[in-house]
């Protein structure tokens, strides 16, 4: 100088005027005045995890769902940190749904001889028969070479053989057992054994380990107002010194038991409640609480590689209802585009994604432009 | 605000134990008819909403995103 990697931060500033929404105070009280406050890093997607609330004590079993290398952090997590293994990059670094395929089942289209208890199309080799011969037929051996495929049952070399082959040997690879290091995952140019017995797929069923009750602030609590406590459909048995009717057959009612229904995810057990469920209708679209001070934010210190934890000091930072947080002008600043230029400048236009709705911790996605720090490779010079 | 579902041909829908996508209507061409309709025959239909991942292979399985649709309060 050029190219790049990682981490953190900002998301224009000041002033004037005109507005908007809560809150507090005041008043001539329903509208004015004054004061103070009023969006984000993602408030988003609603993808995970919690708090909180109700359902039924949040109980058991099965089903179902989720997660999945190891250790730690945390209220918890599918998040984060550190480490291991694999892949990519010259490198700084980046990426990985990363348990089990020798528990079992399934699948592997087309092509190919053969796709998982291996197999033999071409080829190579041997025997037999035929042929003058080239060769042909048949029986057998082989898996080195060719060919097919995403994938063909270890690789290279030497020996060996009729030709070949872990058939034998050396090295590499693989598996098992042990040793050493490490909390562990795992690692080892450590020792021994085995010629090798084992293709892929679990984001196919499944197995193993761990976790999960359901719903959600339109949850839920209290107050007030209003009406047709209307209509239809469905849901059953048994018992009764019970009542009414009675043609003595029974019907209706009531009570009990069971069945049944409901208790916001399927089944069963257990528990609680019972005129319950569904459909069509009727009424109200009011107030208060929940509601924001919290796993809160900033600075410092201590422990830890770190995520984070603990301690001290300081701060209060929207809480409203279909919903406010905005607009104009001027000056300044940064970037982009254009015009002009005496190269100093002058001037015009333009500036991202988006927007709280019970609250937190994460992840993911969107984002004009800019700033800071650490690091890598490269060119040249010293 | 919260919960749930869908996206395949021009339209309405199948296809989802992964093996290369169909049906009906519509459109186009031919036949029949004097002509049209109906009828008969043939052909074309397509980024399977978009982008990644798993797999030899994805409409189908997984993840992210986009678009569209449905439901909800209280009282008796």
């Nucleotide at each position: 100088u050029g190219a790049g990697u990682c981490g953190g931060c900002c998301g224009g500033g000041c002033a004037a005027c005109c507005g908007c929404g809560g809150c507090g105070c005041g008043c001539u009280u329903u509208g004015c005045g004054c004061g103070g406050c009023g969006a984000g890093g993602a408030a988003a997607g609603u993808c995970c995890g919690g708090g909180c609330u109700c359902c039924g004590a949040a109980g058991g079993a099965c089903a179902g769902g989720g997660c999945g290398c190891c250790a730690g952090g945390u209220a918890a997590c599918g998040c984060c940190u550190g480490g291991g293994g694999g892949g990519c990059g010259c490198g700084a670094g980046c990426c990985c749904a990363c348990g089990g395929a020798a528990a079992g089942u399934g699948c592997c289209a087309c092509a190919g001889a053969a796709a998982a208890c291996a197999a033999a199309c071409c080829g190579c080799c041997g025997g037999u028969g035929c042929g003058c011969g080239a060769g042909c037929a048949u029986c057998g051996g082989u898996a080195a070479g060719g060919g097919u495929g995403a994938a063909a049952a270890g690789g290279u070399g030497c020996g060996g053989u009729a030709a070949g082959a872990g058939c034998g040997c050396a090295c590499c690879g693989c598996g098992c057992c042990g040793g050493u290091g490490g909390c562990a995952a795992c690692a080892c140019g450590c020792g021994g054994c085995g010629g090798c017995a084992c293709g892929g797929u679990a984001a196919a069923c499944c197995c193993c380990g761990c976790c999960c009750g359901g719903a959600g602030c339109a949850a839920g609590a209290c107050c007030a107002a209003a009406u047709a406590g209307g209509g239809g459909a469905g849901c059953g048995g048994c018992u009764g010194c019970c009542g009414c009717u009675u043609u003595u057959g029974a019907g209706c009612g009531c009570a009990g038991c069971c069945a049944g229904g409901c208790g916001u995810g399927g089944u069963c057990c257990g528990c609680g409640c019972c005129g319950c469920u569904c459909c069509c209708g009727g009424g109200u679209a009011g107030g208060u609480c929940g509601c924001u001070g919290g796993a809160g934010c900033g600075c410092c210190g201590u422990g830890g590689c770190g995520a984070c934890a603990c301690g001290g000091c300081g701060c209060c930072u929207a809480g409203a209802g279909g919903a406010a947080u905005g607009g104009u002008u001027g000056c300044c600043u940064c970037g982009g585009c254009g015009u002009u230029u005496u190269c100093g400048g002058a001037u015009g236009c333009u500036g991202a994604c988006a927007g709280a709705a019970c609250c937190c911790g994460g992840c993911u996605u969107a984002c004009a432009g800019g700033c800071c720090g650490a690091c890598u490779c490269u060119u040249u010079u010293u | 605000g919260g919960g749930c579902c869908g996206u395949u041909a021009g339209c309405u829908c199948a296809g989802c134990u992964g093996g290369u996508a169909g049906a009906g209507c519509a459109c186009u061409c031919g036949g029949c008819u004097u002509u049209u309709a109906a009828c008969c025959g043939a052909a074309u239909u397509g980024u399977c909403g978009u982008g990644a991942g798993u797999u030899c292979g994805a409409a189908u399985c997984u993840c992210a995103c986009a678009c569209g649709g449905c439901c909800c309060a209280c009282c008796a």
Molecule: RNase P RNA; transfer RNA
Organism: Gammaproteobacteria bacterium